This is a predicted structure of a 76-nucleotide RNA (transfer RNA) from a Thermoplasmata archaeon. It was read from a public genome assembly. The source organism's lineage runs through Archaea, Methanobacteriati, Thermoplasmatota and Thermoplasmata. It matches the Rfam family "tRNA". Rfam describes the family as follows. Transfer RNA (tRNA) molecules are approximately 80 nucleotides in length. Rfam links the family to the GO term triplet codon-amino acid adaptor activity.
[in-house]
RNA sequence: GCCGCUAUAGCUCAGUAGGUAGAGCACUCGGCUGUUAACCGAGCGGUCGUCGGUUCAAACCCGACUGGCGGCGCCA
Numbered sequence: 001g002c003c004g005c006u007a008u009a010g011c012u013c014a015g016u017a018g019g020u021a022g023a024g025c026a027c028u029c030g031g032c033u034g035u036u037a038a039c040c041g042a043g044c045g046g047u048c049g050u051c052g053g054u055u056c057a058a059a060c061c062c063g064a065c066u067g068g069c070g071g072c073g074c075c076a
Base pairs, nucleotide, nucleotide: 001072002071003070004069005068006067007066010025011024012023013022019056027043028042029041030040031039049065050064051063052062053061
């Protein structure tokens, strides 16, 4: 340098015919318990990497860029 994969909640990850963004864990509050843990209920938490484009409508399609992973190659 070229090619492929990847980026979604604090963490690990779902989410494909484009149509209201989700789960588990963590955290907070409550229930239960003599207490803790466990268990049960509720809550909190998101510019869907960035900038553009297409569309009535984009996490999802197209382009560029940035970071990560992998493969191939160039110079010396």